[in-house]
RNA sequence: GCCUUUAUAGCUCAGUCGGCAGAGCAUUCGCUUAGUAAGCGAAAGGUCUACGGUUCAAACCCGUAUAAAGGCU
Repeated sequence: GCCUUUAUAGCUCAGUCGGCAGAGCAUUCGCUUAGUAAGCGAAAGGUCUACGGUUCAAACCCGUAUAAAGGCU
C1' cells in the first nucleotide's frame, strides 16, 4: 500500500427480505423464606461508531472517515 471481517444496553451477543430496537448476565424494586442463596415477577438502561447519500421509511442498502481483528505484498 491492497483485500476481508467486525462496531447494537454496564458485559456477551441476536436482529434472516428496509417497516415499533431485543435476549442472556449484571443493576434496582417486589414476591417467596425465620433469614440468606436459589426461584418467580417487574422496572430502569440505546441518538444501533461518525458524517453524507438512496428511500414515504435505514441498525439493515450505497459512499467516505475512525477504531479493532485477520490476510497478502
Annotation: A computed fold for a 73-nucleotide RNA from Stentor coeruleus, annotated as transfer RNA. It matches the Rfam family "tRNA". It is annotated as a transfer RNA. The organism belongs to Stentor, within Eukaryota. RNAcentral holds the sequence, with entries from Rfam.